This is a predicted structure of a 261-nucleotide part of an RNA (large-subunit ribosomal RNA, domain VI) from Actinomycetaceae bacterium L2_0104. The RNAcentral record of the full RNA draws on ENA. Rfam family: Bacterial large subunit ribosomal RNA.

Context: one part of a larger RNA
RNA sequence: CGUUGGAGAAUUGAGAAGGGCUGUCCCUAGUACGAGAGGACCGGGACGGACGAACCACUGGUGUGCCAGUUAUCCCGCCAGGGGUAUGGCUGGUUGGCUACGUUCGGGAAGGAUAACCGCUGAAAGCAUCUAAGCGGGAAGCCUGCUUCAAGACCAGUUCUCCGUCAACAGUGUGUUGUGAAGGCCCCCCACAGACCAUGGGGUUGAUAGACCAGACGUGGACGAGAAGUAAUUCUUGGAGCUGACUGGUACUAAUGGCCG
Numbered sequence: 001c002g003u004u005g006g007a008g009a010a011u012u013g014a015g016a017a018g019g020g021c022u023g024u025c026c027c028u029a030g031u032a033c034g035a036g037a038g039g040a041c042c043g044g045g046a047c048g049g050a051c052g053a054a055c056c057a058c059u060g061g062u063g064u065g066c067c068a069g070u071u072a073u074c075c076c077g078c079c080a081g082g083g084g085u086a087u088g089g090c091u092g093g094u095u096g097g098c099u100a101c102g103u104u105c106g107g108g109a110a111g112g113a114u115a116a117c118c119g120c121u122g123a124a125a126g127c128a129u130c131u132a133a134g135c136g137g138g139a140a141g142c143c144u145g146c147u148u149c150a151a152g153a154c155c156a157g158u159u160c161u162c163c164g165u166c167a168a169c170a171g172u173g174u175g176u177u178g179u180g181a182a183g184g185c186c187c188c189c190c191a192c193a194g195a196c197c198a199u200g201g202g203g204u205u206g207a208u209a210g211a212c213c214a215g216a217c218g219u220g221g222a223c224g225a226g227a228a229g230u231a232a233u234u235c236u237u238g239g240a241g242c243u244g245a246c247u248g249g250u251a252c253u254a255a256u257g258g259c260c261g
Base pairs, nucleotide, nucleotide: 001152005163006162007161008160009159010158011157015149016148017147018146021049022048023047024046025045026044027043033038051106052105053104054103055102059100060099061098062097066093067092068091069090070089071086072085073084074083075082076081110144111143112142117137118136119135120134166178167177168176169175183260184259185258186257187203188202189201190200191199208254209253210252211250212249213248214247215246218242219241224237225236226235227234228233
């Protein structure tokens, strides 16, 4: 821009894409078959490999403003307690999130039309013949069936709901301008979204983010003080102190201000 008033939702599915893999073992059955050696079709079941999708309850990984320990050095005047730098200095753990080495699931069943091929009936051609008329069977393949996208499918589809006001100018044209409806956008606060854009949530009639409060998780016993010990250190106060992303709450801070229609 189109889809022939504008808008918000919900849909149909023309069409397109994906997927379709496969092994071992057991039962049937040491049966049919075979002198024996050996050893099935059909049918049923179990467990896998590779591949793919989703997810984070478990097991792990990661963790750069979480917690603790610790070395060297510099600084906060000294002690104590802290801070900076050294790969996050190193080491031991670790919330949320993201992940695989983790977990769950998938390939199907079924239907239709067929290929090679196997047939029925059957003439031309008194026989024969699956074919000429006619009728069956038959594949991991084809069309459906499963998943995803999808009306720019210009054949532009369908359904529901909302709005379609008023004024001025010009004077019959699907007029121009303004104002405004439903609604939308810019802007702002954000994240279950994200390269940008988009998407989703919120914008005071507000819990959207931060901050704060409470809790969870994590770390593992804070500072100070007291006590024991010559001291290192230990004990008590005290499951202490601290705690990123998590959960619930609280307007304290920030969600200002405009436009289109």